[in-house]
Context: one part of a larger RNA
RNA sequence: CUGGGCGUAAAGGGUGCGUAGGCGGACUUGUAAGUCAGAUGUGAAAACUAUCGGCUCAACCGGUAGCCUGCAUUUGAAACUGUUGGUCUUGAGUACAGGAGAGGAAAGCGGAAUUCCAGGUGUAGCGGUGAAAUGCGUAGAUAUCUGGAAGAACACCGGUAGCGAAGGCGGCUUUCUGGACUGAUACUGACGCUAAAGCGCGAAGGCUAGGGUAGCAAACAGGAUUAGAUACCCUGGUAGUCCUAGCGGUAAACGAUGGGCACUAGGUGUCGGAGGUAUCGACCCCUCCGGUGCCGCAGCUAACGCAUUAAGUACCCCGCCUGGGGAGUACGGUCGCAAGAUUGAAACUC
Numbered sequence: 001c002u003g004g005g006c007g008u009a010a011a012g013g014g015u016g017c018g019u020a021g022g023c024g025g026a027c028u029u030g031u032a033a034g035u036c037a038g039a040u041g042u043g044a045a046a047a048c049u050a051u052c053g054g055c056u057c058a059a060c061c062g063g064u065a066g067c068c069u070g071c072a073u074u075u076g077a078a079a080c081u082g083u084u085g086g087u088c089u090u091g092a093g094u095a096c097a098g099g100a101g102a103g104g105a106a107a108g109c110g111g112a113a114u115u116c117c118a119g120g121u122g123u124a125g126c127g128g129u130g131a132a133a134u135g136c137g138u139a140g141a142u143a144u145c146u147g148g149a150a151g152a153a154c155a156c157c158g159g160u161a162g163c164g165a166a167g168g169c170g171g172c173u174u175u176c177u178g179g180a181c182u183g184a185u186a187c188u189g190a191c192g193c194u195a196a197a198g199c200g201c202g203a204a205g206g207c208u209a210g211g212g213u214a215g216c217a218a219a220c221a222g223g224a225u226u227a228g229a230u231a232c233c234c235u236g237g238u239a240g241u242c243c244u245a246g247c248g249g250u251a252a253a254c255g256a257u258g259g260g261c262a263c264u265a266g267g268u269g270u271c272g273g274a275g276g277u278a279u280c281g282a283c284c285c286c287u288c289c290g291g292u293g294c295c296g297c298a299g300c301u302a303a304c305g306c307a308u309u310a311a312g313u314a315c316c317c318c319g320c321c322u323g324g325g326g327a328g329u330a331c332g333g334u335c336g337c338a339a340g341a342u343u344g345a346a347a348c349u350c
Base pairs, nucleotide, nucleotide: 003322004321005320006319007304008303012318014201015200016199017198021194022193023192025088026087027086028085030083031082033081034080035077036076037075038074039073040072041071042070048066049065050064051063052062053061054060091191092188093187094186095185096183097182098181103177104176105175106174107173108172109171110154114150115149116148117147118146119145120144121143125136126135162169163168206247207246208245209244210243211242215241216240220236221235222234223233258317259316260315262313263312266295267294268293269292270291271290272289273288274287275286276285299306300305323350324349325348332343333342334341335340
């Protein structure tokens, strides 16, 4: 390279936008680059294959033909691909009318709880554990009541419910703002799909600067446990957790399943919408579209299982894999304040 693969065996990029490239709907006109057919020239010899011949055979040697699958020129074909012109509406999009949503950003507000502070009542314990001790408390704790302060998180509703590309998003109100869905018409007329490079976003932890710090809590200290106990348990406790502005760019970033389009039995929940039936009306029931679950046929699978939300049947594009260890290491490059990230071997060994 060909081939075979990527849910769990090695293998889907964390996720989006998007450039080049690759691929691309229906009808029609021309063209003839690809494509197909014919002709001519060329495609050295040797080798190879077939056949005939020469050494008594063979090896060996010679003749003839083929082969040299190619290239160039030329004459044609026009279905397909390309290309030119025209047309279309089903792909894609725009306008309009609706309703749903923890989608995003900012500002403001609220109650419960916790801790602290002040005061009242009150007295000897509290706390903690398997049991204890460290710790707190007669300088009045714990408990209880009143008032105040602070920070963080939002019980119930809450739901294999919803929204978002992913990470993720949950008290309430307002402002700004993104996307999706449904319905009926009108419009544009292939404007599409994918996406190397590139550019954004990206949990937690970490870093820089400034604030903030109630609770929790790496590190650390003490008490226990233990043979020891740099742990598990307990009492404390600093970074951090929170906010603002940046950096970093990784996760079991998981559905361990890339995106798009089409097709292929059903059953049953649930969310958003529309239509119909019915009714005084709301439900119920039926149909359609979009999501989200469960069960299950064909088919697939090594099995487990998947099964219209495919891991089925096909096509298009991207990423990735190619025995284990060495190793996601070394070296070099790029990025970063650093931590490190990214790209990523070999010797050797089994």